[in-house]
Context: one part of a larger RNA
């Protein structure tokens, strides 16, 4: 180059922003660089393909025709792509009005309980397990009222609900902010889709500097278990979990399913908009229809099956990533990022 793939067999970058590339609605005209056409020149010998023909035949050799799908400038065409001038709203964006949401941030505030402190009342056990101990209590625990400090996390509302690109987002208010939805169709008038690099965000665990510290709790102690117990059970308990700030950049970062755009029976629940009918004084409530989300079942199609089916894994188009037998190895060298853990790119030899 070609050719198959990628929910589970090997493959979808963890997620977005966007330079460059690649591709691009609907109509007029313009041009002729892509394309098509015709004719011209080239396209050396060898060698290749057919014929014929010389060595007794073949190898080999000679002639002849042909192909060499190409490139060169001429010239016709103008459907398509490109260039180019114009117009157009149906794709995109902006206005407008409208309701929904645990979307970010920031500060402040409430009530539950755990612990601790002080203090009342009270006395002998409490606490824990399978069953004990270690703990802890006569120096007065636990139990049981009252006050107090202090940290973290918000029962119920809570729902396969809601929002975010993903990570992820939950007490109640303020203040500041992003996005999407549906209403209308009022402006612009393809402005558009992806998207190698690059930038940016990114659970948890870690790291740095400061704080912070109820509860839980790697290590650690101790106590039990066992044959041993590096553990599972119990008693304690540092980092850590929290908060500011910088790094870290991974993950079963999952729908194991890139993004967008089109088409392609229905049936039913659930969020938020609309437009219509019914009922009701209203709030509202039932019924139907549209839009957008987020669930179940299924037709056709698909799939090795499993199962996917309008939120496709169906039926195409577009532009990115990705795989190519197991082990060795997501490792060894290099480069690079990182304070370091360590990330990122990435093979061979050698075996089955």
């Nucleotide at each position: 180059c070609u050719g198959g793939g990628c929910g589970u067999a090997a493959a979808g970058c963890g997620c977005g922003u966007g330079c460059a590339g690649g591709c691009g609605g609907u109509u007029c005209g313009g041009u002729a660089a892509g394309u098509g056409g015709c004719g011209g020149g080239u396209g050396a010998a060898a060698g290749c393909g057919c014929c014929u023909g010389g060595c007794u035949c073949a190898a080999c050799c000679a002639g002849g025709c042909g192909a060499g799908u190409g490139c060169c400038g001429g010239u016709c065409a103008g459907a398509c792509u490109g260039c180019u001038g114009g117009a157009c709203u149906g794709g995109a964006a902006u206005g407008u009005c409208g309701g929904a949401g645990a979307g970010g941030g920031a500060c402040g505030c409430g009530g539950a309980a755990u612990u601790c402190c002080g203090g009342g009342u009270g006395u002998a056990g409490c606490g824990g397990u399978g069953a004990a101990a270690u703990g802890u209590g006569c120096a007065g625990a636990g139990a049981u009222c009252c006050g107090g400090a202090g940290g973290a996390a918000c029962a119920c509302c809570a729902g396969c609900g809601c929002c975010g690109a993903a990570a992820g987002g939950g007490g109640c208010g303020u203040c500041c902010u992003g996005g999407a939805c549906g209403a209308u169709a009022a402006u612009u008038g393809a402005c558009g889709c992806u998207g190698a690099g690059a930038c940016g965000c990114g659970a948890c665990a870690g790291c740095g500097u400061g704080g912070g510290g109820a509860g839980c709790g790697a290590a650690c102690g101790g106590g039990a278990u066992u044959a041993g117990a590096g553990a599972c059970c119990c008693c304690g308990g540092u980092a850590g979990u929290c908060c500011a700030c910088g790094c870290c950049g991974u993950a079963a970062a999952c729908g194991a399913u890139g993004c967008c755009a089109a088409c392609u029976c229905g049936a039913u629940g659930u969020c938020g908009g609309u437009g219509c009918c019914g009922c009701g004084a209203a709030a509202g409530c039932g019924g139907u229809u549209u839009c957008g989300g987020u669930g179940u079942c299924c037709a056709a199609g698909u799939u090795a099956a499993c199962g996917c089916g309008a939120u496709a894994a169906g039926u195409u188009g577009g532009c990115c990533g990705c795989c190519u037998g197991g082990g060795g190895a997501g490792u060894a060298c290099g480069g690079u990022c990182g304070c370091a853990a360590g990330g990122c790119u990435a093979a061979a030899a050698c075996u089955c």
A computed fold for a 352-nucleotide part of an RNA from an uncultured Chloroflexota bacterium, annotated as small-subunit ribosomal RNA, central domain. The prediction has a mean pLDDT of 88. It matches the Rfam family "Bacterial small subunit ribosomal RNA".